The RNA shown here (transfer RNA) has 75 nucleotides and comes from a Phototrophicaceae bacterium. RNAcentral holds the sequence, with entries from ENA, MGnify and Rfam. Rfam family: tRNA. Rfam classes the family as a transfer RNA. Model confidence (mean pLDDT): 82 of 100.
RNA sequence: GGAGGGGUUGUCUAGACUGGUUAGGAUACCUGCCUUACACGCAGGUGGUCAUGGGUUCAAAUCCCAUUCCCUCCA
Numbered sequence: 001g002g003a004g005g006g007g008u009u010g011u012c013u014a015g016a017c018u019g020g021u022u023a024g025g026a027u028a029c030c031u032g033c034c035u036u037a038c039a040c041g042c043a044g045g046u047g048g049u050c051a052u053g054g055g056u057u058c059a060a061a062u063c064c065c066a067u068u069c070c071c072u073c074c075a
Base pairs, nucleotide, nucleotide: 001074002073003072004071005070006069007068010027011026012025013024020058029045030044031043032042033041051067052066053065054064055063
């Protein structure tokens, strides 16, 4: 330099192919129940503007373009 994949709450991750009505789950954290107490278990709750910017659209995590970072392959 070329090709491909990826970036989504503190952490891990689903969702993109087919745009649509709260961005879901696990874990962590907080509260309550349980226990002499802790842990486990059960119930509930907080936390995301989906890497950044722009475009298309009534509507974008999702489609298009550019930029940036990480990984793999080729040279």